Predicted 3D model of a 73-nucleotide RNA (transfer RNA). Rfam family: tRNA. Rfam links the family to the GO term triplet codon-amino acid adaptor activity. Its mean pLDDT, the model's own confidence on a scale to 100, is 81.
RNA sequence: GCCUUGUUGGCCUAGUGGUUAGGGCGCCCGGUUGUCAGCCGGGAGGUCGCCGGUUCGAAUCCGGCACAGGGCG
Numbered sequence: 001g002c003c004u005u006g007u008u009g010g011c012c013u014a015g016u017g018g019u020u021a022g023g024g025c026g027c028c029c030g031g032u033u034g035u036c037a038g039c040c041g042g043g044a045g046g047u048c049g050c051c052g053g054u055u056c057g058a059a060u061c062c063g064g065c066a067c068a069g070g071g072c073g
Stems, first nucleotide, its partner, number of pairs: 001072007010025004018056001027043006049065005
């Protein structure tokens, strides 16, 4: 330098064009319990790596860039 895969809350992960981006762990509040743990209920936390494009509509498709993994020279 070229090819390729990935980037989604504090962490892990689903979502491959259409409604409020879903789930697990963790965190906060309440219930249960003599206490803790566990269990049950509720809640906060994301604007999907950045910029641009396509489209009526983009986390999703396209381009560039950044970062990370793999391959080639």
The sequence is in RNAcentral, with records from ENA.